[in-house]
Context: one part of a larger RNA
RNA sequence: GUGUGCUGAAGGAACUCGGCAAAUUACCUGCGUAACUUCGGGAGAAGCAGGCUGCAGAUCUAGGCAACUAGGUUUGCAGGACACAAACUAGGGGGUGGCGACUGUUUAUCUAAAACACAGGGCUAUGCUAAGACCAACGUCGAUGUAUAUGGCCUGACGCCUGCCCGGUGCUGGAAGGUUAAAAGGAGAGGUGCAAGCCUUGAAUUGAAGCCCCAGUAAACGGCGGCCAUAACUAUAACGGUCCUAAGGUAGCGAAAUUCCUUGUCGGGUAAGUUCCGACCUGCACGAAUGGCGUAACGACUUCCCCACUGUCUCCAGCACACACUCA
Numbered sequence: 001g002u003g004u005g006c007u008g009a010a011g012g013a014a015c016u017c018g019g020c021a022a023a024u025u026a027c028c029u030g031c032g033u034a035a036c037u038u039c040g041g042g043a044g045a046a047g048c049a050g051g052c053u054g055c056a057g058a059u060c061u062a063g064g065c066a067a068c069u070a071g072g073u074u075u076g077c078a079g080g081a082c083a084c085a086a087a088c089u090a091g092g093g094g095g096u097g098g099c100g101a102c103u104g105u106u107u108a109u110c111u112a113a114a115a116c117a118c119a120g121g122g123c124u125a126u127g128c129u130a131a132g133a134c135c136a137a138c139g140u141c142g143a144u145g146u147a148u149a150u151g152g153c154c155u156g157a158c159g160c161c162u163g164c165c166c167g168g169u170g171c172u173g174g175a176a177g178g179u180u181a182a183a184a185g186g187a188g189a190g191g192u193g194c195a196a197g198c199c200u201u202g203a204a205u206u207g208a209a210g211c212c213c214c215a216g217u218a219a220a221c222g223g224c225g226g227c228c229a230u231a232a233c234u235a236u237a238a239c240g241g242u243c244c245u246a247a248g249g250u251a252g253c254g255a256a257a258u259u260c261c262u263u264g265u266c267g268g269g270u271a272a273g274u275u276c277c278g279a280c281c282u283g284c285a286c287g288a289a290u291g292g293c294g295u296a297a298c299g300a301c302u303u304c305c306c307c308a309c310u311g312u313c314u315c316c317a318g319c320a321c322a323c324a325c326u327c328a
Stems, first nucleotide, its partner, number of pairs: 001323008010314002014312001019309001027051005036041001038157001052079012080084001092307004097302002099299002104116002120155007132141003158294004163224003168221002170217005177212003183206002188201005225243004252286001253283001264280005
C1' cells in the first nucleotide's frame, strides 16, 4: 500500500448519478394498528410494553382418602455485570407518483425489466378424408378430438368504455359486361406439282382463373384538415363565411416513459428544488383492443419525500489477519 473483518469523539447523507456500501431492524407474548379496498386484504401496518434469577401470597387443572406431587394463571418484594430473544440465528419502517393486474418466463457467459407469458376479451378459418402443418411419395400430426372443438392474428385481471372514415391496400361476395392463355375453329393467302395432293401461314367466332368493374368489411392494414371574420373596455369566440376531404380526433387524458421552444406558468414541499407532486392546456408530435382512462393487491422494476440508522461524508484514525514491499 492492497484485500478481508472490527471499532470510533462531535455531526448525521453535508457523500453520490443515486443512501451504492455499511449500519439500523430481527425471536416470542400481550396491547394496539390508518388511508384505501375487488371486503379477501392492506397487516408482522405503524407504534407501545414485557422476557433473567431468588422469595412470598392468591388461584385453577390433573392424580391422590389425605399428606402431597406435577403443570398453568396472577399479584407483590428483592438481586446484579445497567442485565436477561444475554451466543448463533434473526424483517429497517412510512408516504407519493410511473409502468405492468397478479404467481410465473427470459438474453447459460455484460441487460430480470415497463420485455414475454397469463386468465379474460375480440376477429377470422374449419362440417371431418376439417382447416392447418411435415413430406418426392407412402404416411403422420391435428385427434383415437368434432364448432363449449381445433388452427391463425390482435388485445391482455377487474371497473367505466371503445367515437367518425370503406377513398387507398387487403379480405369476402357478385350466373351481367370489358380484357385475357392454351385449345377449338377455319374465311382466306402463299410455296410446289400436269394433276390428285403435300407443305406453310391464317381472319371472324368459341374459350378459365385473374385483372377491370359493382358491393360489403376497420377488435382488417390504416386515416381522423386549412383560412378569414365576429359579442357595448380589452381579451376570447358559443355564432358566421369559405376551400378541401373517404372522414376531419368523440369520451377520457394531457409539459406526459409522449412537450421542441422549456428550468413553460401557478401552487406544494426546501433557507435554497433543471428532479418530484397537484393544477392549467399554447397536445412541435396523446387518444380509444397498434386499446383509452382509472384501479385494491402484488414487484430483487422505477421517480420523489420523511423517520430511524450509520465512516457514504466533514476527515480520517486505530486494531486483527493475509499478501506485497523494506531491513536484518